This is a predicted structure of a 385-nucleotide RNA (Bacterial RNase P class A) from Chloracidobacterium sp.
This record gives sequence, structure tokens and C1' cells, in this order.
RNA sequence: GAAGCGCGUCGGGUGAUCGCUUUUACGAAAGUGAAAGAGGAAAGUCCGAACACCAUAGGGCAGCGAGCCGGAUAACGUCCGGGCACCUUUGAAAGAGGGUGACGACAAGUGCAACAGAGAAUAUACCAGCCCGAAAGGGUAAUGGGUGAAACGGUGAGGUAAGAGCUCACCGGCGUCGGUGGUAACAUCGGCGGCCAGGUAAACUCCUCGCGGUGCAAGGCCAAAUAGGGAAACGAGAACUGAGCUGCCCGCUCGGGUGUUGGAGCUUUUCCAACGGCGUUUCCGGGUAGGCCGCUUGAGCCGGCUGGUAACGGUCGGCCUAGAUGAAUGAUCGCCACCUUGUGAAAGCAAGGUACAAGAUUCGGCUUACAGACGCGCUUCAUUU
Repeated sequence: GAAGCGCGUCGGGUGAUCGCUUUUACGAAAGUGAAAGAGGAAAGUCCGAACACCAUAGGGCAGCGAGCCGGAUAACGUCCGGGCACCUUUGAAAGAGGGUGACGACAAGUGCAACAGAGAAUAUACCAGCCCGAAAGGGUAAUGGGUGAAACGGUGAGGUAAGAGCUCACCGGCGUCGGUGGUAACAUCGGCGGCCAGGUAAACUCCUCGCGGUGCAAGGCCAAAUAGGGAAACGAGAACUGAGCUGCCCGCUCGGGUGUUGGAGCUUUUCCAACGGCGUUUCCGGGUAGGCCGCUUGAGCCGGCUGGUAACGGUCGGCCUAGAUGAAUGAUCGCCACCUUGUGAAAGCAAGGUACAAGAUUCGGCUUACAGACGCGCUUCAUUU
């Protein structure tokens, strides 16, 4: 210096004109002025919370989720540190660096395994081999080969007709008991057991732990017209109905009806009271349109000091930084910056371009998208000293 990886920061600047949203000053109003006005992901809505309402004795089953250990945190499936396993780089090796991991249990039980292969989980016998046998045939399953992702410990000795953890020694694995180090996961050492036990739980399952629902369109307040509900006061008092007559109304003819209860009266008619019904007026309450709150001062941001390997915490000082509701945050022009192309010896000039994408209750994470610029660390390569 280049490339790659990891972590972090930024993600166009500035001026003018016109326009929009919120707040605010002045003004009777029209209006004039001032201040503020999207993101690192505002996105996906995946996880965890705050907040709000609804539900809710206690326990269990089912269902869903989490799952090595420790720490951080309001909480988390997130983050940090560690352990273990695997991959990769370097190295003769030991080791070192980087990356990845839903990383409890298959030695509780059940199940599953394409193709190839003789045999795929109480192993198997295809080829070669070994042994017995005159042969036919039988024994062996150790050795070599072959198949496969995977073939049921390794070396040696004993043993045997030949063989086999069949037995023994050593090595390896597993289980178990104990010691040491570590908070722990785990590491390491020793004893014992021939126990040799394959894979798969993002297969059923088992174990441990956790889990009520709906989301600011939550939820609360004010409240028009119309319709409906309730209460009070006042009013009318049979004024109703079918068919017909009549130019129409009053009315007339025929038929029917003329609420309920109590009292007076009693032949009928009638009178009084209460209730019900009808009409008018007033009031009350629910709720719609509409408006207001929730709404942005908060697990807040910035800086210094400080504890911790770190995630993160403590303390001091400073700051207030969108709250819209069919939804504002924009448009045009100039200059500058960067990139590409063309031209040019160069300076420069011309043209084009400058990512992903935009709030909607608020936070903490994760995931995904992103032109380009900068800083730090690691690795490799090249050059120089």
C1' cells in the first nucleotide's frame, strides 16, 4: 500500500423564493412575526416490556414456548463473558488465531433409516481365507477385500481343531466412586466394572422451567340534529269505526264500539277518584356525528468523572428535541462536495447521477433493505528498511 473479515460513526452541505403542520407574540379581524418539524433502519410486526381495559378461588390435564454455565437488564427467545463440539487458517507437533452451534436426555420406553450391500441393530457370511473331513458337507465370523453416510473397540499374548472380550496385559471409550482446580458449565488425576452401549428428539416421548385475553381503533371526558327510553306539569274528554246519503262541512240512516279498578247513585243515562292510553311543554339519562384528553419529560438525550475483562452500572453537570388524523415535514432555482462518462498534455469544460426508505401510544432487542464516505482492530499478500 492492496484485499478480506469484524466492530463503530456518518449517510450530502449551503443560500434564495413559494408552500405545509404544531406552538407562540401582536392584532377587533384580515393578517404579520418568531421557534420547532422523520430514521438508522421510521420497515417486517418476530420477541420482551410499560400503559389501558376485560377476565380471574385453588390445583391438575391438554396446548404453546424456553432449554450448556455464569453475568447484564424493568424484561427478553436479546446482549456480554466462559465451557464444550464442529469447521477453517497457521504450525513437524504442542499450541495459537478466526468462524459457527435450538448445545437437556437415544444408557427409560416406542419408532424410523432411501440407494447400494450377503447382512442396517436380539448383527451378517458375498469373494478370498483358516480348521475338521476321503468326499459330500460342516465349523469359524476373528484376518483381508467388496457395499454404504454408517458394518457392532485397537495391539499383543493365552486359549482352541480353527476361532471369538472367550480370558489376560496395555491403550481407547462409557458408566460409577473419590481427589484436585473452578461460583458453575467443565477440566484433570486415581480406583472399580469386560459394560464396549452405532445414528436420529427441527421423530413420538421423558425431564426442568415459564405462559389469561385484547391492543391507543386500548381507554376516559364533553356532546348537536333525528329517532327511541324515563319523569313531571298541563290539556281534551268518547271526540272511535264499517257501509251508504249529501257538491262540501255540520249533519242524517243502519250496524258495531264507547279502557281498567273503586266509590256515589241505581231502570238506563250519569257523577267523582285513581290507574292506563292520547296530545302539548319542560327536564333527565344512554348513545351517534363532532370535539377534547390519552400524546409525548422518558427504563430520555449529551458531556465529564468513576466501578466492571465486557454487556452494563454509579455519580455530577447540561438539554427539551415531531405529535399530524386522509394524515404536515415539500417544490423550484443557484453555488459547493462526491461519483460515472466524454473531451483534454494538464488545469479545466460538458452531460448525467448521489442509496435504502418515511412517523402514527411509548420503550428495549432481533431480522431484513442500503449508493457511498470515514475511524479502529485482526489476517493474508506485495514492496522498502

Of the family's consensus pairs, 95% are formed in the model. The source organism's lineage runs through Bacteria, Pseudomonadati, Acidobacteriota, Chloracidobacteriales and Chloracidobacterium. It matches the Rfam family "Bacterial RNase P class A". The family's RNA type in Rfam is ribozyme.